The RNA shown here (c-di-GMP-I riboswitch aptamer) has 90 nucleotides and comes from Domibacillus robiginosus. The sequence was found by an Rfam model in a public genome assembly. The source organism's lineage runs through Bacteria, Bacillati, Bacillota, Bacillaceae and Domibacillus.

This record gives sequence, structure tokens and C1' cells, in this order.
RNA sequence: AAGAACAAAAGGUAAACUAGCUGAAAAGCUGGGGCGCAAAGCUACAGAUCUAAGGUUUUUCUCAAAGGCUAUGAUGGCUGAGCUGCUUCG
Repeated sequence: AAGAACAAAAGGUAAACUAGCUGAAAAGCUGGGGCGCAAAGCUACAGAUCUAAGGUUUUUCUCAAAGGCUAUGAUGGCUGAGCUGCUUCG
């Protein structure tokens, strides 16, 4: 160095819930809060999942309304992959 991870030390982060804001929504950001996490650090490349504004289609059919399909939207704390990092063993 490759690799490994039970404990310890120094730290890091922050689920659910909640207040405000943004968004059509999923969800995100900020504050509180701690379920947890050895990469729960970063990156939407591959898969998976979520949402459906817009588009399209069906029913009724004058309109409205209801439903289906669809990502250009989202999720890195869903998995894989890539890159980077602390400690110890090695």
C1' cells in the first nucleotide's frame, strides 16, 4: 500500500416528529429534535422507488369532473458503481 472492522479515542452526521419558507406534487432548505449510521461524505452513471405540473388518452359528453399512461421533477438514510476522508489492525 491492498485489505479488514469488534472495541477505544478524537470527532462527524442526523430518522420520525415539529415551526417557517419553496414547490403542482414527490420532496428540498433553515431552526428544534435524535432513530440510527464506519462512509448515513460527495456524484443521479446503471437499476429501483416516489410524484404527475405539462403532454397524451378513456368515460360522461356542451363544459366541467373522474380515471389510466408518461419525467424533463425527486430520492445518495434503496442497491450497485465512481471519487474522497478519521482511528486501529495490517